[in-house]
RNA sequence: UACGGGAGAGACUACAGACCAAUGUAGCGCCGAAGGAGCAACCACCCAGGAAUCUCUCAGGCAAAAGGACCGUA
Numbered sequence: 001u002a003c004g005g006g007a008g009a010g011a012c013u014a015c016a017g018a019c020c021a022a023u024g025u026a027g028c029g030c031c032g033a034a035g036g037a038g039c040a041a042c043c044a045c046c047c048a049g050g051a052a053u054c055u056c057u058c059a060g061g062c063a064a065a066a067g068g069a070c071c072g073u074a
Base pairs, nucleotide, nucleotide: 001074002073003072004071005070010028012027013026014025015024016023029062030061031060035058036056037055038054042049
C1' cells in the first nucleotide's frame, strides 16, 4: 500500500428549514477504538523525561452509510 474482519453509545427534545427527508442551531442524556491529554515503577533527586486496550472526554461519535484503534493475508 491492497484486500478481509472490526466494538460502544438518544433515528432524543425544541426551533429553523422542508412535500417527506437530508441538514443547521440550541438543550439534556450517553459512548470510548481517529486524534489529543493525564500517570505508577524507573530516571533525575531543581526542572524535566516516563506505557497501555488504564483514566479524562478537549476534539470525535451515538439508525444505515462513512469513519474506526487493532487484527489477519499478500
Predicted 3D model of a 74-nucleotide RNA (Glycine riboswitch aptamer) from Candidatus Pelagibacter sp. The organism belongs to Candidatus Pelagibacter, within Bacteria. The sequence was found by an Rfam model in a public genome assembly. Model confidence (mean pLDDT): 78 of 100. It matches the Rfam family "Glycine riboswitch aptamer". About the family: This family represents the bacterial glycine riboswitch. The family has 44 seed sequences and 9,425 matches in Rfam 15.1. The model forms 89% of the base pairs in the Rfam consensus.